Record summary:
A computed fold for a 1501-nucleotide RNA from an uncultured prokaryote, annotated as small-subunit ribosomal RNA. The RNAcentral record of the sequence draws on ENA. Model confidence (mean pLDDT): 81 of 100.
C1' cells in the first nucleotide's frame, strides 16, 4: 500500500439455531449435445504396470591388434577366359578400448531416512583439472583364420596357426598401503614422420555417488500391546565405507497412549487450483529425488548396475520347430488389438541444442529441433463501415387506434483485416551445412465478396407475451411449476447473456464462522461426569545465577522454472528473454535478560497442622417406645356389613360389622420450615457406642506442600438377578373375579384371593455414571450496585429487649450494570477474566455389527447404506380446550300453545318414466326460486316442420307491404286458392328514409358448460359490540400499547385511572310509524248547538272525531338514597308517555371458494340444416315408501240452530258492482253508481241466546257416487266451486323437538299481490286477549380478560403403533469361493559364500619328479518358486452366494383402534420390571419440561 459482498428454503407472521441449495474461480484430458472462419502459443491414454504384428530408438574407434573382400594402380605370366606379385584400398566379422549405469519411459510397489529441509563422518569417484614421480626387462596364450564333426534351427564341439594398448612374471618405489615398528607389500603400453597423444603409482580439486542423524510427511483405537538378531556388549567376519550388515558368546533388553504393532490408502517435492488470509484440495505438462522395466529370485562385468533395448534360474503367456529342442519381453518413438465417456502420424531432419565414440574427418542419436491431427485450453483477429423512415414487406401482439421486430433490411456511398490469386522472400548460421520452407514477412490484385452460433427469460438471476396442452405430456440446481386463460411444460414472436464458441455432466476450493489457529459453541436449540486421584496441563511473593523458550543483529542455506515487481523481444496479447524481489523455513555465530523456563536461596498472603468452642434427619452398629393395620381369643348382641356414579364380586344366622385382651411385622403422625447435613445418590421416633466432613474464635507452626485431572479406583435411587437361610402386618406388577364399554387384554372405582418379587433382615454376589441421577447450569481463583428474609457461629452497644449494629460461613427473594435468540441470569452469574477437564457439529436410520463387562436382563464403546428439506429453540397473533374468571341471549329454568301419532294440502328425497326440465342440501335446502305448470308459461319428452333464421346491424335487387272474406289439405306449424281495401315521410325532381319480399355473406341465436374465471344481488354469524388507523412510546422482530385495569351500560355506553394522545367504520342519535298536546286546512270526512230529512239527506258550522301538513313534548331535567364528591343505579314527584316509551328502516372489518352463469350482465369454452327456431300432443300433477312445512280435527272454552252488535288495512274500468229478479246453492238474467275519504267489494268472525250431554256422537270430515255452476279455444290426463248422498282415520299423540316475555302468546275473522280460472301458501289488517321468569348450576350460541397447546385448511385440527400391499438399502443366517497375511514343516533352481577337491591344469618356483596357484566336480548352510497343516483378516473389484429370518426407510385416498398435543378427557415424561392385536397398560422410585383450586410462606409498594 492492497485485500474480506451474499441470496433462496422450516412459520399465519417473527427472531434464533441449523442443515440443504445457488451465484464465483479452476480443469492434461474430460466427456457429451448443438455449432464451427483464421492465426499464434501450449497441451494431448487420468482407464488395462492389459497383450503386442512391423520398423526404428547405442554405438563408435584402423591414431590399440591380427586378418583382409569388392574396387583402383602397377609388374610378371597367359591356353587371352584369366592367373599371380607388389602398392593402394578398406567392407564384413573378430581381438582390444571407451560408451551401452547417460539420455528416453511409465508410477506398479513404497507410510519408508522414500521424499523435503538442515546437519554429520567412516567413504568411493571412469572421463576432466592441477601437481610430484615413473613408463625397465621378459614370458605364455587366444579369437579371427584354416581343417574336421554335431544340429531343422538357435547354436556348438575338437584339432591347428597368429597379433596387440588383451593376459602373466620380474625389476624399481620419492610418495602410497599394512605392521607386533623388527619389517613386509604393491605399477606401467604403447602408437606415430614430426608436433603430439596415451599408460602407471601417488597427492589435491571438481563432478557424481554411497552411508548416518534432528525435524516435517494420509486415515483407522470397532488395530493396544509389539519384538528373539529382537536391544546392548565382547570378539570375529564383511564392505569403498560406520553399523546386528553377518556370525559366536554374554547380558535381558528395546519400542508403545507424544499412538508402537496391525489394517487401508498413497510415489515425495518445487509447484498447481482455490481462498482476503489462515487454510483446504491436488502432485498432468516443466524441473529435482525415489522406485520400477512381463512376474519372482540371483549374481557377473564394471569407476559406477544387481543393469528397460546384458546374463543365469524359476513362473505365466506368446511364437518357431524336422517334436529332439529353441526364441521373446514397446512403462523408448510411431503403430495394433483390448479396456473406456475419452486422448494424435507406423511423418521428415540431424540444419540448431545436447549426448556417445573418435586426434580428426566423421558416424550414431524416435534425446532434440520441426511438421501432421484435435476449438482440448489460453491469447489475438474477422464475419464489414457510413448513410438510410414510406418507420417498406413479412412475422408477432393488439384495447383494432396501433405497437414491435427496426436503421434492422432494401437502396446509396465506401473499405479490404483475415481467407483467396500472383510476385518477392528472410532471420534462425561468427567460415561450410536449413528439416522447418517457397514458411514468416513484404508488394500487387479481385470482390461485401467465403466466414454465427449456443444457452437462458417464475424467484434466487439480466430477460415477457401469444398459442397449444389440461396433475396429461413434461420441467426442475433449491423453493417448486402442470388438475381449461401456465411469464415455470411444448412451439412462436420478442428480449437477456456469452461468442468461435455456448450449454450440460463430473471433480476441487470458495461462499461454509458448517471443525471456528485466525474464527463457534454446550440452562431451554445438538452438547457438562458424583467423588478420590495417576500421567499431563497450569500455577503465589522476593533475590541471585544460567540463557532453553523469547527478542535484536550477522552469516550459511532455502536449485532452476513458476508467482510478484521492473525492463525488453515477437505489430498487440498469450508466449518468451533479462534483472530484482520474494521464498514467511532450517542451521550456525554474537548480543540482550523484562517475561516463561531452570538452578540456588529466602518469604507468608495460597494450602495445611496444632488449640478452644459450635450446629446438624452425615455414616455404621446395638438397644428401646407409642399410635395404627391385620390376625387370634373372649364378651355383648342381631341382621346386616362392605363398597360405588350406580352396582356386583366379597363377608355374615356356622353370628359378621361393633367392644376388650393378646400376637406379629413394617413404618415413624404432630414438631416440619424455598429449615439442617452430605460429593452425588440420599438422610427423619428415642437412647448409647464408634466414626467422616463442615463452621467460628485466637494465636503458634510448616513454607507453595496448590488447581484441574485423560486413563484408573471408589461410591452410586428405584426396578432387577443369583446362592442360602430367616421374616412376611400393610401395600402390591403378573394372574383370577365383579363392573364399565361397540370392544376394554385398561384406567378411574371397587372387591377378593394369591404368586413372584418387592418392601424387611443376615451373608455372599452381580449389573449399572446409570434415571427428567435436574439448577436439564463441570471444577477452581479473582473482580463487578444495593435491599429484604432465613440457618450456624462470633464481636460490639445500652435503652437488657421477641432490642440494635457489625462480621464469617450456608440457604432464599427482588433487582442495577452487563449478558442473552428470547425466556431469563444477575456476588450461589447464564456478568468481566484466567487455568484444567468433559462434550456437540441437520432430522430419521440408531444406539446396529464387532470388542469389553455381566448368570441373565442388559450396560459400555460406537458406525454405514438408505432417506428427508427439514428437524428444532424462544417469543407473537389467532383459533381451540371434556382450562379458569366475568357477562349476555326465549339459551336453560318458570309458563302458554304446538310439531312428532290421524286424514288431507304442499315441498323434498327415493323410485318410476319417452320425459317426469333445472337449481337450492346442517343451522343458513325442503308452502325455497314458483306473487299462483290444463294450452301458453316450459327450459323436458315424442312426432311433424324451417335454415341469414322468431330477433339486431350492413350490402344488392324488387316491391308496396299488409289487412280482410271464403274455401281446400293437414294435428298444427305450414302450404295452396280466393273476395275486397291499399302506401307513409323529406325533397321541385333525381333520390333518400320507413315498411315488406327475394338472393348471397358477414352474422344472429343457445334456460348449452364453468357461481372454483367474474360483476351485481342475497343468505349467515349478528343489530353480536366489535373492527381499525395516524402520531408517539416499548420490543432486534413478528408485534404490543391505545382497545388492558377499577366501576358502569343494551352497547369499545359513559366515568376514573394509565405512555399514551387523538381519529375513523360500527353503537347511540338524526329518518319513518304508533301513543299526548298545539296549530294550519275543512271535502268526498265530522255534527256540540240551530234549522231540516227516511237518512249528516240538506242549510249551516269546523268545536269534536277524522284526514294530512307543520310544530311542541322526555333530557336521568327535578327530589331523596347509593356510589368515589364520577359515570351510573335504586326509589319518588310531575307527566299521555320515564330511564333506548312500542315498532320499523338502518347490518362495521370480515367469515363460509356459502347461494345464484336459469332474473340480468359478463371472460373463456362448446353447438351452427342444430345444443338454434316453429307447431301438435304429452310431461313438470307418476307412487311401494321416507322426511320437512302446514291445514282440519279428535270435541262441551265445543257442534248445530237462531239473532238488524262492533273493525281496520286494502282493491276496483277487458274492473268493483249496489239494487231487482231466477235458482236449495255455486251461480244466472237485468241494472243505478263509481277512474273512488263521494259508488262498490263489505257479510266481519269470535261475541250473545237456544239446543245437544260424552257417544266414534248432532264430534270429525277424508273418500266415493249422482246431478250441476263458473272461468277458459279447451277442465280426459290436470281447475275451482255448489247440491244431494256416502261418512275413512282420528278419543290429544313414543323417543325426540319448535315458537313465544305484552297488546306478546293463543284465538277470531278481513284484505291484497300473482291471476281468465285456481290459496290450507305468502304479504298485510284489525277483534278478543292471557300465564310465567326463583335464578344462571346445567344444554346451545355469543362477548371480554387470562392460561395451556405438538393446532394455523386453525379440534370436522394434529397425530401414534400393529396388520395388509409395493419398492429400496441393510443386519443375522447352514455355508461356498477368493485376496492379503501369520506360524510350523517339506521341497530346494540359479547364485554367491564356506569346505573339499583323488579329476583337469599355459605363464611362477624347480634340472627333474613335483610344487604353488587355478578350474571342473562334490558337500554344506542360506534362499525364489512350489507343497502340507493350522490360524488371522477382508470381502471393495470379477459375482460372494444364500433357503429362511430381523427390524428399518419410502409410497394421494387400505384395516384396527385413539396412545400423545387442551387437565387430550386416567397430567405427561425418565429409568426399570411384568403383561398385552396395536398404539400401550400396570407396579416401584424419580422429574416438572403439569392444568386448575385452596392454604401457607416470601418479595415489592
Nucleotide at each position: 500500500c492492497c485485500u474480506u459482498a451474499g441470496a433462496g428454503u422450516u412459520u399465519g407472521a417473527u427472531c434464533c439455531u441449523g442443515g440443504c441449495u445457488c451465484a464465483g474461480a479452476a480443469c492434461g484430458c474430460a466427456a457429451c449435445g448443438c455449432u464451427g472462419g483464421c492465426g499464434g502459443c501450449a497441451g494431448g491414454c487420468c482407464u488395462a504396470a492389459c497383450a503386442c504384428a512391423u520398423g526404428c530408438a547405442a554405438g563408435u574407434c584402423g591414431a590399440a591388434c591380427g586378418a583382409g573382400a569388392a574396387g583402383g594402380g602397377u609388374g610378371a605370366c597367359u591356353u587371352c577366359g584369366g592367373u599371380u606379385g607388389c602398392c593402394u584400398g578398406g567392407a564384413c566379422a573378430g581381438u582390444g578400448g571407451c560408451g551401452g549405469a547417460c539420455g528416453g519411459g511409465g508410477g506398479a510397489g513404497u507410510a519408508a531416512c522414500g521424499c523435503g529441509u538442515g546437519g554429520g563422518a567412516a567413504u568411493c569417484u571412469a572421463c576432466c583439472c592441477a601437481g610430484u614421480g615413473g613408463u625397465a626387462c621378459g614370458g605364455a596364450a587366444u579369437a579371427a583364420c584354416c581343417c574336421g564333426g554335431g544340429g531343422a534351427a538357435a547354436c556348438u564341439c575338437g584339432g591347428g596357426c597368429u597379433a596387440a594398448u588383451a593376459c602373466c612374471g620380474u625389476a624399481u618405489a620419492a610418495g602410497c598401503c599394512c605392521u607386533c615398528c623388527g619389517g613386509g607389500g604393491g605399477a606401467a603400453a604403447g602408437a606415430u614422420u614430426u608436433a603430439u597423444u596415451g599408460c602407471c603409482c601417488c597427492u589435491g580439486g571438481a563432478u557424481g555417488a554411497g552411508c548416518c542423524c534432528g525435524c516435517g510427511u494420509c486415515g483407522g483405537a470397532u488395530u493396544a500391546g509389539c519384538u528373539u538378531g529382537u536391544u546392548g556388549g565382547u570378539g570375529g567376519g564383511g564392505u569403498a565405507a560406520a553399523a546386528g550388515c553377518c556370525c559366536a558368546c554374554c547380558a535381558a533388553g528395546g519400542c508403545g497412549a507424544c499412538g508402537a504393532u496391525c489394517c487401508g490408502u498413497a510415489g515425495c517435492u518445487g509447484g498447481u487450483c482455490u481462498g482476503a488470509g489462515a487454510g483446504g484440495a491436488u502432485g498432468a505438462u516443466c524441473a529435482g529425488c525415489c522406485a520400477c522395466a512381463c512376474u519372482g529370485g540371483g549374481a557377473c562385468u564394471g569407476a559406477g548396475a544387481c543393469a528397460c533395448g546384458a546374463c543365469c534360474c524359476a513362473g505365466a503367456c506368446u511364437c518357431c520347430u524336422a517334436c529332439g529342442g529353441g526364441a521373446g519381453g514397446c512403462a523408448g518413438c510411431a503403430g495394433u488389438g483390448g479396456g473406456g465417456a475419452a486422448u494424435a502420424u507406423u511423418g521428415g531432419a540431424c540444419a540448431a541444442u545436447g549426448g556417445g565414440c573418435g586426434c580428426a574427418a566423421g558416424c550414431c542419436u524416435g534425446a532434440u529441433g520441426c511438421a501432421g491431427c484435435c476449438a482440448u485450453g489460453c491469447c489475438g483477429c474477422g464475419u464489414g463501415a457510413g448513410u438510410g423512415a414510406a418507420g417498406a414487406a413479412g412475422g408477432c401482439c393488439c384495447u383494432a387506434g396501433g405497437g414491435u421486430u427496426g436503421u434492422a433490411a432494401a437502396g446509396c456511398u465506401c473499405u479490404u483485416u483475415c481467407a483467396c490469386c500472383g510476385g518477392u522472400g528472410a532471420a534462425g548460421a561468427u567460415a561450410a551445412u536449413g528439416a522447418c520452407g517457397g514458411u514468416a514477412g513484404c508488394c500487387g490484385g479481385a470482390g461485401a465478396a467465403g466466414a454465427a452460433g449456443c444457452c437462458c427469460c417464475g424467484g434466487c438471476u439480466a430477460a415477457c407475451u401469444c398459442c397449444g396442452u389440461g396433475c396429461c405430456a413434461g420441467c426442475a440446481g433449491c423453493c417448486g411449476c402442470g388438475g381449461u386463460a401456465a411469464g415455470a411444460c411444448g412451439g412462436a414472436g420478442g428480449g437477456g447473456g456469452c461468442u468461435a464458441g455456448c450449454g450440460u455432466u463430473g471433480u476441487u476450493c470458495g461462499g461454509a464462522a458448517u471443525u471456528a489457529c485466525u474464527g463457534g459453541g454446550c440452562g431451554u436449540a445438538a452438547a457438562g461426569c458424583c467423588g478420590c486421584g495417576u500421567a499431563g496441563g497450569c500455577g503465589g511473593a522476593u533475590u541471585g545465577g544460567c540463557c532453553a523458550g523469547u527478542u535484536g543483529g550477522g552469516g550459511g542455506u532455502g536449485a532452476a522454472a513458476g508467482c510478484c515487481c521492473g525492463a525488453g523481444g515477437c505489430u498487440c496479447a498469450a508466449c518468451c528473454u533479462c534483472g530484482g524481489a520474494a521464498u514467511c523455513g532450517c542451521c550456525c555465530c554474537c548480543a540482550a535478560u523484562a517475561c516463561u523456563g531452570u538452578c540456588a536461596a529466602u518469604c507468608u498472603c495460597g494450602a495445611g497442622u496444632c488449640c478452644g468452642g459450635g450446629a446438624g434427619a452425615g455414616g455404621u452398629g446395638a438397644g428401646u417406645g407409642g399410635a395404627a393395620u391385620u390376625c387370634c381369643u373372649a364378651g355383648u348382641g342381631u341382621a346386616g356389613a362392605g363398597g360405588u356414579g350406580a352396582a356386583a364380586u366379597u363377608c355374615g344366622u356356622a353370628g359378621a360389622u361393633u367392644u376388650a385382651g393378646g400376637a406379629a411385622g413394617a413404618a415413624c403422625a404432630c414438631c416440619a420450615g424455598u429449615g439442617g447435613c452430605g460429593a452425588a445418590g440420599g438422610c427423619g421416633g428415642c437412647u448409647c457406642a464408634c466414626u467422616g466432613g463442615c463452621c467460628c474464635g485466637a494465636g503458634a507452626c510448616u513454607g507453595a506442600c496448590g488447581c484441574u485431572g485423560a486413563g484408573g479406583c471408589g461410591c452410586g435411587a428405584a426396578a432387577g438377578c443369583c446362592u442360602u437361610g430367616g421374616g412376611g402386618a400393610c401395600c402390591a406388577a403378573a394372574c383370577a373375579g365383579a363392573a364399565u364399554u361397540a370392544g376394554a387384554u385398561a384406567a378411574c372405582c371397587c372387591u377378593u384371593g394369591u404368586u413372584a418379587u418387592u418392601c424387611c433382615c443376615a451373608c455372599c454376589c452381580c449389573u449399572g455414571u446409570a434415571a427428567a441421577a435436574c439448577g436439564a447450569u463441570g471444577g477452581g481463583u479473582g473482580c463487578u450496585a444495593c435491599c429484604c428474609g432465613u440457618c450456624g457461629g462470633u464481636c460490639g452497644g445500652c435503652a437488657u429487649g421477641c432490642c440494635c449494629g457489625g462480621u464469617c460461613g450456608g440457604u432464599g427473594g427482588c433487582g442495577c450494570a452487563g449478558c442473552u435468540a428470547a425466556c431469563g441470569c444477575a456476588u450461589u452469574a447464564a456478568g468481566c477474566a484466567c487455568c484444567c477437564c468433559g462434550c456437540c457439529u441437520g432430522g430419521g436410520g440408531a444406539g446396529a455389527c464387532g470388542g469389553c463387562c455381566g448368570c441373565a436382563a442388559g450396560g459400555u464403546u460406537a458406525a454405514a447404506a438408505c432417506u428427508c428439506a427439514a428437524a428444532g429453540g424462544a417469543a407473537u397473533u389467532g383459533a381451540c380446550g371434556g382450562g379458569g374468571g366475568c357477562c349476555c341471549g326465549c339459551a336453560c329454568a318458570a309458563g302458554c300453545g304446538g310439531u312428532g301419532g290421524a286424514g288431507c294440502a304442499u315441498g323434498u328425497g327415493g323410485u318410476u318414466u319417452a320425459a317426469u326440465u333445472c337449481g337450492a342440501c346442517g343451522c343458513a335446502a325442503c308452502g325455497c326460486g314458483c306473487a299462483g305448470a290444463a294450452c301458453c308459461u316450459u327450459a323436458c319428452c315424442a312426432g311433424c316442420c324451417c335454415u341469414u333464421g322468431a330477433c339486431a346491424u350492413c350490402c344488392c335487387c324488387g316491391g308496396a307491404c299488409g289487412g280482410u272474406u271464403u274455401c281446400c289439405a293437414g294435428a298444427g306449424a305450414u302450404g295452396g286458392a280466393u273476395u275486397c281495401c291499399u302506401c307513409c315521410c323529406a325533397g321541385c325532381a333525381a333520390u333518400g328514409g320507413g315498411c315488406c319480399g327475394g338472393a348471397a355473406g358477414a352474422c344472429a341465436g343457445g334456460u348449452g358448460c364453468u357461481g372454483c374465471a367474474u360483476g351485481g344481488c342475497u343468505g349467515u354469524c349478528g343489530u353480536c359490540a366489535g373492527c381499525u388507523c395516524g402520531u408517539g412510546u416499548c420490543g432486534u422482530g413478528a408485534g404490543a400499547u391505545g382497545u388492558u385495569g377499577g366501576g358502569u351500560u343494551a352497547a369499545g355506553u359513559c366515568c376514573c385511572g394509565c405512555a399514551a394522545c387523538g381519529a375513523g367504520c360500527g353503537c347511540a342519535a338524526c329518518c319513518c310509524u304508533c301513543g299526548c298536546c298545539u296549530u294550519u286546512a275543512g271535502u268526498u270526512g265530522c255534527c256540540a248547538g240551530c234549522a231540516u230529512u227516511a237518512a249528516g239527506u240538506u242549510g249551516g258550522g269546523c268545536a269534536c272525531u277524522c284526514u294530512a301538513g307543520a310544530g311542541g313534548g322526555a333530557c336521568u331535567g327535578c327530589c331523596g338514597g347509593u356510589g368515589a364528591u364520577a359515570a351510573g343505579c335504586c326509589g319518588g314527584a310531575g307527566g299521555a308517555a320515564g330511564g333506548u316509551g312500542g315498532g320499523g328502516a338502518u347490518g362495521a372489518c370480515g367469515u363460509c371458494a356459502a347461494g345464484u352463469c336459469a332474473u340480468c350482465a359478463u371472460g373463456g369454452c362448446c353447438c351452427u340444416u342444430a345444443c338454434g327456431g316453429g307447431c301438435u300432443g304429452g310431461g313438470c300433477u307418476a307412487c311401494a315408501c321416507a322426511c320437512g312445512u302446514g291445514c282440519u280435527g279428535c270435541a262441551a272454552u265445543g257442534g248445530c240452530g237462531g239473532u238488524g252488535a262492533c273493525a281496520g288495512u286494502g282493491g276496483g274500468c277487458a274492473g268493483c258492482a249496489a239494487c231487482c229478479u231466477c235458482g236449495c246453492a255455486a251461480g244466472g238474467g237485468g241494472a243505478a253508481g263509481c277512474u273512488a275519504a263521494u259508488c262498490u267489494c263489505c257479510a266481519a268472525a269470535a261475541a250473545c241466546c237456544g239446543u245437544c250431554u260424552c257417544a266414534g256422537u248432532u264430534c270429525g270430515g277424508a273418500u266415493u257416487g249422482c246431478a250441476c255452476u263458473c272461468u277458459g279455444c279447451a277442465a280426459c290426463u290436470c281447475g275451482a266451486g255448489a247440491g244431494c248422498a256416502u261418512g275413512a282415520a282420528g278419543u290429544c299423540g313414543g323417543a325426540a323437538u319448535c315458537g313465544c316475555u305484552a297488546g306478546u302468546a293463543a284465538u277470531c275473522g278481513c284484505g291484497u299481490a300473482u291471476c281468465a280460472g285456481c290459496a290450507u301458501g305468502a304479504c298485510g289488517c284489525g277483534g278478543u286477549g292471557a300465564a310465567u321468569a326463583c335464578g344462571u348450576u346445567c344444554c346451545c350460541g355469543g362477548g371480554c380478560c387470562u392460561u395451556g397447546u405438538a393446532c394455523a385448511c386453525a379440534c370436522c385440527g394434529c397425530c401414534c403403533g400393529u396388520c395388509a400391499c409395493a419398492c429400496c438399502a441393510u443386519g443375522g443366517g447352514a455355508g461356498u469361493u477368493g485376496g492379503c497375511u501369520u506360524u510350523a514343516c517339506c521341497c530346494g533352481a540359479a547364485g554367491a559364500c564356506u569346505g573339499u577337491g583323488c579329476g583337469c591344469u599355459a605363464a611362477c618356483c624347480g634340472c627333474a619328479a613335483g610344487g604353488a596357484g587355478g578350474c571342473a566336480g562334490c558337500a554344506g548352510g542360506c534362499c525364489a518358486c512350489g507343497g502340507u497343516a493350522a490360524g488371522g483378516u477382508c470381502a471393495g473389484c470379477g459375482a460372494c452366494u444364500g433357503a429362511c429370518u430381523g427390524g428399518g426407510g419410502u409410497g394421494a385416498a387400505g384395516u384396527c383402534g385413539u396412545a400423545a398435543c387442551a387437565a387430550g378427557g386416567u397430567a405427561g415424561c425418565c429409568g426399570u420390571a411384568g403383561g398385552g392385536g396395536a398404539a400401550c397398560c400396570u407396579g416401584c422410585g424419580g422429574c416438572u419440561g403439569g392444568a386448575u383450586c385452596a392454604c401457607c410462606u416470601c418479595c415489592u409498594u